[in-house]
c-di-GMP-I riboswitch aptamer from an uncultured Geobacteraceae bacterium, 78 nucleotides, folded computationally.

RNA sequence: CUCUGUAAAACGCAAACUCAGGGCAACCUGAGGACGCAAAGCCGCGAGUCCAAUACGUUGGAUAGUCGGGCUACCUAA
Numbered sequence: 001c002u003c004u005g006u007a008a009a010a011c012g013c014a015a016a017c018u019c020a021g022g023g024c025a026a027c028c029u030g031a032g033g034a035c036g037c038a039a040a041g042c043c044g045c046g047a048g049u050c051c052a053a054u055a056c057g058u059u060g061g062a063u064a065g066u067c068g069g070g071c072u073a074c075c076u077a078a
Base pairs, nucleotide, nucleotide: 005075012037013036017032018031019030020029021028022027035065041071042070043069045068046067047066048063049062050061051060052059053058
């Protein structure tokens, strides 16, 4: 350096649910809370799913904790 994530340690993220706020909605933000996560960090690029509108052709949106892809990154036994 590459690979790997089984050994150790450190630093992290935060499902459901509750409260407050935003949105027509999917859903998002903050606080609490931990089911889990070695990229559960970032990017809607492809597919999927969901929402709204629709001239039923589609258009606009949501989801990165559905899968693939791109970029970056901590520690790391053998």
Record summary:
The sequence was found by an Rfam model in a public genome assembly. The coordinates come from a structure-prediction model, not an experiment, and the mean pLDDT is 86.